The prediction has a mean pLDDT of 85. Predicted 3D model of a 73-nucleotide RNA (transfer RNA) from a Nannocystaceae bacterium. Rfam family: tRNA. Rfam classes the family as a transfer RNA. NCBI's taxonomy places the organism under Bacteria, Pseudomonadati, Polyangia, Nannocystales, Nannocystaceae. The RNAcentral record of the sequence draws on ENA.
RNA sequence: GUCCCGUUGGUCCAGGGGCCGAGGAUACUGGCUUCUCACGCCAGAGACGGGGGUUCGACUCCCCCACGGGACA
Repeated sequence: GUCCCGUUGGUCCAGGGGCCGAGGAUACUGGCUUCUCACGCCAGAGACGGGGGUUCGACUCCCCCACGGGACA
């Protein structure tokens, strides 16, 4: 330099145009339980990398950029 893959709560991972008011696990906070802690149960808060385009509608499709990974040179 060219090509390919990825970027979603603190962390890990789903979701591939409308069903999304974005789901699960873990972590965190509160409550219940316990003599206390842990475990367990219930509840709560918390996320679509940035910009542009397509569309009635974009986390989802297209382009550019940034970052990470890989292949080739």